[in-house]
RNA sequence: CGCUUAUCCAGAAAGGCAGAGGGUCUUGGCCCUGUGAAGCCUUGGCAACCACCGCACGGAAGUGUGUCAAGGUGCCAAUUCCAGUCCGCCGCAAGGGGGAGAAGAUGAGCC
Numbered sequence: 001c002g003c004u005u006a007u008c009c010a011g012a013a014a015g016g017c018a019g020a021g022g023g024u025c026u027u028g029g030c031c032c033u034g035u036g037a038a039g040c041c042u043u044g045g046c047a048a049c050c051a052c053c054g055c056a057c058g059g060a061a062g063u064g065u066g067u068c069a070a071g072g073u074g075c076c077a078a079u080u081c082c083a084g085u086c087c088g089c090c091g092c093a094a095g096g097g098g099g100a101g102a103a104g105a106u107g108a109g110c111c
Stems, first nucleotide, its partner, number of pairs: 002110007013043005021032003027083003044076003049072002053066005080103001085100003089096002
């Protein structure tokens, strides 16, 4: 990098270095940013995917569920910031709202 699968409207920031961008990419919108962006480091925190532990089912593999937060990850502006593609709904219209999808992120497994 690729494949499978689950989740993505909740939650959680201070300090130091740095110095102009950032919010995945393209487009549009909107927003954050010299009252300091990205990135890196330290400390703190959030959450509960995996692990651990309990219970139920099961011959087992495992599945479901609950607890915990010492372990492995992850995360800490705004719903993945919103839309873009498709299909319905409401509306005279402007527009609004719903579902699906694409892309992406993270976990777990596989190659």
Source information
A computed fold for a 111-nucleotide RNA from an uncultured Bacteroidota bacterium, annotated as SAM riboswitch aptamer (S box leader). Its mean pLDDT, the model's own confidence on a scale to 100, is 81. Rfam family: SAM riboswitch aptamer (S box leader). Gene Ontology term of the family: regulation of gene expression.